[in-house]
This is a predicted complex of two RNAs, RNase P RNA and transfer RNA, with 500 nucleotides together. The prediction has a mean pLDDT of 75.
RNA sequence: CAGGGGGCUGAGGCAGCCGCGUGUUGGCACCGCCAAUGCGAGGAAAGUCCGGGCUCCACGAAGCAAGGGUGGCGGGUAACGCCCGCCGGGUGUUGUCCUGUGUGGCAGCGCUUAGGGAAAGUGCCACAGAGAGUAUACCGCCGAUGGAGCCUAAAGCUCACAGGCAAGGGUGAAAGGGUGCGGCAAGAGCGCACCGGGGCCUUGGCAACAAGACCCGCAUGGCAAACCCCACCCGGAGCAAGGCCAAAUAGGGGUCUCGCGCCGACUUGAUCGGCAGGGGCGCUUCGCCCUGAGGAGACCCGGGUUGGCUGCUAGAGCGGUUUGGCAACAGACCGACCAGAUGAAUGGCUGCCACCGCGUGGCAGGUCGGCUUUGGCCGAUACCGUGCGCGGCGACAGAACCCGGCUUAUGACGCUCCCUGAUGC
RNA sequence: GGGCGCUUAGCUCAGCGGGAGAGCACUGCCUUCACACGGCAGGGGUCGCUGGUUCAAUCCCAGCAGCGCCCACCA
Repeated sequence: CAGGGGGCUGAGGCAGCCGCGUGUUGGCACCGCCAAUGCGAGGAAAGUCCGGGCUCCACGAAGCAAGGGUGGCGGGUAACGCCCGCCGGGUGUUGUCCUGUGUGGCAGCGCUUAGGGAAAGUGCCACAGAGAGUAUACCGCCGAUGGAGCCUAAAGCUCACAGGCAAGGGUGAAAGGGUGCGGCAAGAGCGCACCGGGGCCUUGGCAACAAGACCCGCAUGGCAAACCCCACCCGGAGCAAGGCCAAAUAGGGGUCUCGCGCCGACUUGAUCGGCAGGGGCGCUUCGCCCUGAGGAGACCCGGGUUGGCUGCUAGAGCGGUUUGGCAACAGACCGACCAGAUGAAUGGCUGCCACCGCGUGGCAGGUCGGCUUUGGCCGAUACCGUGCGCGGCGACAGAACCCGGCUUAUGACGCUCCCUGAUGC
Repeated sequence: GGGCGCUUAGCUCAGCGGGAGAGCACUGCCUUCACACGGCAGGGGUCGCUGGUUCAAUCCCAGCAGCGCCCACCA
C1' cells in the first nucleotide's frame, strides 16, 4: 500500500431574517389575539421480535393437568430469549514437535457457535445400494483345513465344491473407530504403537469442564429448529388500556340457553327473609360467588356522536468525577431539567467556518535528487501539506403512554484491533 | 397507535420433511358446414425473498418484503 474481517465515535458548527408547536409571565380581552422569554426528534424514533413499568378485567387455597416459552457454566439486571466473563465445538492462521510428515499432536491469536437429554420410549433415514440400524456380502480376496481331479504313491499342480474373510472396489449424506507395523491361506483390534472413544478413580476449579493414573479392543450411527423426556419460567388484554365531563338518539328489536319449586313473616304484596334447585370459579376436594324469578345470561341486528379534559411525560432516566469489579455492571458525590403534537409542530432562505471533491500556483514546510566553503544553494514535486478558485454539504429515516434489549435500514470521513499478500529499508 | 392472519401455475385453492398437484383458464388434434358442448393429448412454477437446522426444506426455525382483516365513545 492492497484485500478481508471484528469493534467504536459521530450523524456538521455559528450568526441573521422569516415561520411552526408548546410551557411561563404580562397586556388586550374574556372564542381568542399580541409581546417577552424557555424548550422543541433518532441512533435507529422503524419492525412490533422479546422483557418490564402502568391500567383494566379475571382471580379462595393447595395439588394436578393443558397450552406457550427458554436451554453449556458462572455472573449482571427490575426482568429478559438481552449483556459480560469462562467452558466446549467448528473454522482460519502462525509457531513448534516427529522412526510417524498427517484431513496429525501441542501452544498462541482472530472469527464463529439456537450448545440440556439419542443406553427412557416412539418415529424417520427417500433414491441408489448385496446390506440402513437386532447390519450386510454384489464385485472381490483366500481356499490353510476338508473334498474332487491329474498322479502308482508322496510332493506338487488344478478345480473353486464345502466353506473362510471383510482388506480393496462399488452405492450412498451416512456402511459398526482412524493411521502404521506385525500377523495370517486370505483377512480382521487378531496383537502392538500413536490418535479417537467408553468406564471408574484422583487432583484442580463455585461450576461448565480440564489434566493425570488405571481398566475396557471398542459394546449403544444421525435427526429433538420430529414427537417426546428433564429442569426452570409464564393469568388475559392493551393508552383505540382506563377515568371524568358534554352533546345526540328509538335506553329499541331478534335468536338461543336457564327458569318462575318449598317454608316462614305480616303491611296480604309484581312484598320481605330463608332453603331446595340451577349456574359459575379450567379439573378434584373443601370452600366461595351469582341467581333463586314481571327475570338472568350469551350472541347478533339497529340508533346517536366523531367533541373536550385526564392518563401525559422527572425517569429501573441523563451528564461529569470517583470507588469496587477482567467485564457486563454496581455504589458514592456533584450538576442540569431535557418534545409532548392529536391530520398531528420540530422548518425554510442567506452568509461565514469546518469537511469532501475537482482545477491551479513550487509554494511556508515535509520528501527526493544534485552541488557544497557544512552555513546553505539549485532543481523536481507523483505523495503529505499549503495559498487561490469552483462545486457539493449529502445516507437511513421522523416521536405518538414510558423504559431495557434484539433485529433490520444507513452515504462520506475518521479511530482502533486481527489475518493475508506485495514492495522497499 | 395496537392486535391478528395470509403469500404455491394466468385465477381459485389442496399439499406439509424425500415425486410439486387439482379445478377453471391456455395450446394442438378429433368431432361439426361453422361455433359451442364433448373427447384425447400437451405446455406453463425462483412454492414472496434471504439465511439457518437437516443427508435432504413448499413444509421446521429466524429475519425481511408485500397484501388483507379487526380494535373508538354513548344510551
About this RNA:
It holds a member of the Rfam family "Bacterial RNase P class A". Rfam classes the family as a ribozyme.